[in-house]
RNA sequence: GCAAAUUAUCGCCACCCCUGUCGUGAGACAGGUUCGGAAAGCCACGGAUCUCAACAGAGACCGCCGGGUUGCAUCU
Numbered sequence: 001g002c003a004a005a006u007u008a009u010c011g012c013c014a015c016c017c018c019u020g021u022c023g024u025g026a027g028a029c030a031g032g033u034u035c036g037g038a039a040a041g042c043c044a045c046g047g048a049u050c051u052c053a054a055c056a057g058a059g060a061c062c063g064c065c066g067g068g069u070u071g072c073a074u075c076u
Base pairs, nucleotide, nucleotide: 005076012037013036017032018031019030020029021028022027035063041069042068043067045066046065047064049060050059051058052057
C1' cells in the first nucleotide's frame, strides 16, 4: 500500500413522534427529536408489504429481504 473480517472513540446518518408544505393516497421534503445502523450512501433489478384504479395498469417504499454499484476512520 492492497484485500477480507471485526470494532464504533471523535465524527456520520437518523426510527417513532410533533410542526409546516406537497400529493386522491401510500408517502415525500424541511425543521425539531434520536430508536437504531456500519454503508441506515445510491439504484425500483427480483421478491415482500402498501396506495390509487378496479379490463388493463400506474405509483410508494432501499431503515423489509436479496442483488448491483461506489465509499469510509479507528482497534484487532
c-di-GMP-I riboswitch aptamer from a Desulfuromonadales bacterium, 76 nucleotides, folded computationally. Lineage of the source: Bacteria > Pseudomonadati > Thermodesulfobacteriota > Desulfuromonadia > Desulfuromonadales. Model confidence (mean pLDDT): 81 of 100. It matches the Rfam family "c-di-GMP-I riboswitch aptamer". Rfam links the family to the GO term cyclic-di-GMP binding.